Transfer RNA from an uncultured Dehalococcoidia bacterium, 72 nucleotides, folded computationally.
It matches the Rfam family "tRNA". By type it is a transfer RNA.
This record gives sequence, structure tokens and C1' cells, in this order.
RNA sequence: GGGCCCGUAGCUCAGCGGUAGAGCGGCCGGCUCAUAACCGGUAGGUUGCAGGUUCGACACCUGCCGGGCCCA
Repeated sequence: GGGCCCGUAGCUCAGCGGUAGAGCGGCCGGCUCAUAACCGGUAGGUUGCAGGUUCGACACCUGCCGGGCCCA
């Protein structure tokens, strides 16, 4: 330098173009003599960035940025 894949909550990841979610973790409460486990509740998001398409974009298109693999 070229090709491919990935980027969504603190972490690991879902998300047929139509209201952004789960598990774990955090916080509060229940249970317990107590802790863990278990149960309930709750907070937490510029969907990597900038444009484009569209009535509508996390998703589609383009260019960048970052990470990984392969080739040279």
C1' cells in the first nucleotide's frame, strides 16, 4: 500500500428501514443471624465521526477514524 471483518450501555453482545434492548456489572429493596446465591425494582446510550438516500437510518451508500485478520 491492497482486500476482508468489526465499532450499539461500564463489560460481552442482540437489534426483518418504523418507540434502542438483553445478560453480567452498578445502585436500592426483599429473603438470611449474616454473606453468597436467588427474587423485585432502578439508573445508565452523541448507535465511532461527517455527509448522502428516504416520509423515516443502529441498519442502506460514500469518505474518514480506530481495532483485528490476510496479501504484498

Its mean pLDDT, the model's own confidence on a scale to 100, is 84.